Predicted 3D model of a 114-nucleotide RNA (SAM riboswitch aptamer (S box leader)) from Thermohalobacter berrensis. The sequence is in RNAcentral, with records from Rfam. Rfam family: SAM riboswitch aptamer (S box leader). Rfam describes the family as follows. The SAM riboswitch is found upstream of a number of genes which code for proteins involved in methionine or cysteine biosynthesis in Gram-positive bacteria. Gene Ontology term of the family: regulation of gene expression. The coordinates come from a structure-prediction model, not an experiment, and the mean pLDDT is 85. Taxonomically the source falls in Thermohalobacter (Bacteria, Bacillati, Tissierellales, Thermohalobacteraceae). The model forms 94% of the base pairs in the Rfam consensus.

[in-house]
RNA sequence: CUCUUAUCAAGAGAGGUGGAGGGACUGGCCCGAUGAAGCCCGGCAACCUGUGUUAUCCAAAAGAUAACAUAAGGUGCCAAUUCCUGCGGUACUAAAUGUACCGAGAGAUGAGAG
Numbered sequence: 001c002u003c004u005u006a007u008c009a010a011g012a013g014a015g016g017u018g019g020a021g022g023g024a025c026u027g028g029c030c031c032g033a034u035g036a037a038g039c040c041c042g043g044c045a046a047c048c049u050g051u052g053u054u055a056u057c058c059a060a061a062a063g064a065u066a067a068c069a070u071a072a073g074g075u076g077c078c079a080a081u082u083c084c085u086g087c088g089g090u091a092c093u094a095a096a097u098g099u100a101c102c103g104a105g106a107g108a109u110g111a112g113a114g
Stems, first nucleotide, its partner, number of pairs: 001114008013041001015040003021031003025086001027084002042078003047074003050070008082106001087103006
């Protein structure tokens, strides 16, 4: 980098450092010197591993599977729904530049594969 697959309506500091930017991209709309990004600490969560309990399979042990718990290890995350939107459809209409909903695409993260 590409492919497969799951998830994306919840959750997370009024700390230190740092100094002007940030919210992927488009168009919006926002956040920011009452201090952005980054880094440290802290926290959230529970995708993978681990650990524990229970159940099932097995004659039993080993082992396997599932549910629940835990949070030690590997990631991840901590304004706004993935902030909204970008393509298609349905309804509101007779019609939409409007509104609501559904799906796709794009993106993010985990796990697996090349």